[in-house]
Context: one part of a larger RNA
Molecule: large-subunit ribosomal RNA, domain IV
Organism: Binatus sp. (SeqCode)
């Protein structure tokens, strides 16, 4: 120098990516508490007074026959101290986005989360020797259940909702028609033999599933357009045109955990705001169960802001301990 606490002038986040750290808050009774709400909550909201001893008086409750005994509350005068919950221990508080409903779970030794999980929706499989899973198999789970079960797969509380598109892919129904293996069928043709025969090949036509084909069918995998023009300043374009397409993005969101240009524009907060909030729509590239907008609680999650607060600073300094190191 470094570590581990204490301490503190003025000022008070000016530090930083960011209040990280620390500092403040902290018990109890009392008053007195917003917006919001799913009426449970939000609330220990916020904020505010009281606490020690010593007396007066009124009053409760319990024992007791009773004198008393023991402990509660109300009002009231007075003393001390720098400090009265006198040590120790012992919430920090508030607004305002995102995102996930919640409590829950998770990378064991770098990650707790907005990931996972979850009641709740919804597709779909499965009639029981059930689908499904394990096992060569016996057999076993499933389940001593039985479609209010039970398996897969997506979504993910609640509230309002969840457009259009079956052309490709799937997958599900289709006693016709095509295609089609083995086979079946043998017109026919080789060889060979005098033959009878062996043998060898071999056309029509009959032959399943599958695949063509014909529907369905998206909370199944997916998908959701271009150009041109037009209103009596101008701007735009509710109207028109034409191309393509399975069908051209509904509602609701919107520069967003999505906005490239972009510190977008306009408002708000600041003396000054790439950040934050409310708006705008030109959505480089939101969009509805890979769900869409909302939400009150809730969160060691995340964005700004605010007061309080304090060596995070401006700036740095002192003190105590235990290293380390000197020197006897």
């Nucleotide at each position: 120098c470094g570590g581990u606490g204490u301490u503190g002038a003025a000022g008070g986040a000016a530090c930083u990516c960011g209040g990280c750290a620390a500092a403040a808050u902290g018990c109890c009774c009392c008053c007195g508490u917003a917006a919001c709400u799913u009426c449970g909550g939000g609330a220990g909201a916020a904020g505010g007074g009281g606490g020690c001893c010593c007396u007066g008086u009124c009053u409760c409750u319990g024992g007791g026959c009773a004198a008393c005994c023991a402990g509660g509350g109300g009002c009231g005068g007075g003393g001390g101290g720098c400090a009265c919950a006198g040590a120790a221990g012992a919430g920090g508080g508030g607004g305002u986005g995102g995102c996930g409903a919640c409590u829950g779970u998770u990378u064991a030794c770098u990650a707790a989360a907005a990931a996972c999980a979850c009641a709740g929706g919804g597709c779909u499989c499965u009639g029981c020797g059930a689908a499904g899973u394990c096992g060569c198999a016996a057999g076993a789970c499933g389940a001593c259940g039985u479609a209010u079960a039970g398996g897969g797969u997506c979504u993910g509380a609640c509230g309002c909702c969840u457009g259009c598109c079956c052309g490709g892919u799937g997958c599900c129904g289709g006693a016709a028609g095509g295609u089609u293996a083995a086979g079946a069928g043998g017109a026919g043709a080789g060889g060979u033999g005098c033959a009878a025969g062996c043998u060898u090949u071999g056309a029509a036509u009959c032959g399943a599933a599958g695949c063509c084909c014909c529907g369905g069918u998206a909370a199944a995998c997916g998908g959701c357009g271009g150009c041109c023009g037009u209103a009596a300043c101008g701007a735009u374009a509710a109207c028109g045109g034409u191309c393509c397409u399975a069908a051209g993005g509904u509602a609701g969101c919107g520069a967003a955990a999505u906005u490239c240009c972009u510190u977008g524009u306009c408002g708000g907060g600041u003396a000054a705001g790439u950040u934050c909030c409310g708006a705008c729509c030109u959505g480089c590239a939101c969009g509805a169960a890979u769900g869409g907008c909302g939400u009150a609680a809730c969160g060691a999650c995340u964005u700004c802001c605010c007061a309080g607060c304090u060596g995070u600073c401006u700036c740095g300094a002192c003190c105590a301990c235990a290293a380390a190191c000197a020197c006897a």